[in-house]
RNA sequence: UAAUAGAGUAGAGGUUGCGUCGCUUAUUAGUACUCUGUCCGAUGUAUCAGGUACAGAUGAGGGCAGAGGGAAGGAAGAGACGCCGAAGAUAGGUACGUUCUGAGCGUAUCCAUCUGGGCAUAUGGUUAAGAGCCAUAUGACUGUCAUCCAAGUUGGAUGGGGAGCUACUUAAAGA
Numbered sequence: 001u002a003a004u005a006g007a008g009u010a011g012a013g014g015u016u017g018c019g020u021c022g023c024u025u026a027u028u029a030g031u032a033c034u035c036u037g038u039c040c041g042a043u044g045u046a047u048c049a050g051g052u053a054c055a056g057a058u059g060a061g062g063g064c065a066g067a068g069g070g071a072a073g074g075a076a077g078a079g080a081c082g083c084c085g086a087a088g089a090u091a092g093g094u095a096c097g098u099u100c101u102g103a104g105c106g107u108a109u110c111c112a113u114c115u116g117g118g119c120a121u122a123u124g125g126u127u128a129a130g131a132g133c134c135a136u137a138u139g140a141c142u143g144u145c146a147u148c149c150a151a152g153u154u155g156g157a158u159g160g161g162g163a164g165c166u167a168c169u170u171a172a173a174g175a
Stems, first nucleotide, its partner, number of pairs: 001175001006170006014084001017083005023077003033068008043055004047103005087115004092110007116142002119139008144160007
């Protein structure tokens, strides 16, 4: 003195990038549920099992008829906010909720692993659902890096991953 590693800062991929929030609308659905009439007549509810609690011949529950009649989750639209492991999933742990115990489910969090991104198709799961979401596989597209070829604005082939890539700042050792 330069490069590199580590650390730090700031960015890019996409006009269908990711996530959260509320508003509007459709669907869920003329469903659940309530009341009335009538017929049958002993069980029903709390996710499932056991217990427990509540209701029930002053009629549980079910059928038929009439009247009334939702909601949550999920979706679309425009908007606001936070961002670029944005985020998602799986296994395990902890806490809380669900009447008690166990299982299951939901929320939050910790840790490990996988996935660059969106799209289409198929299968499976979830769901009221041919919507959406999740997982796997396949396919082309896209962004980035490495190598090679040609070109000199970039194109093609192969391969890799986000703890990556680009830009900047900043050591020691060694030379």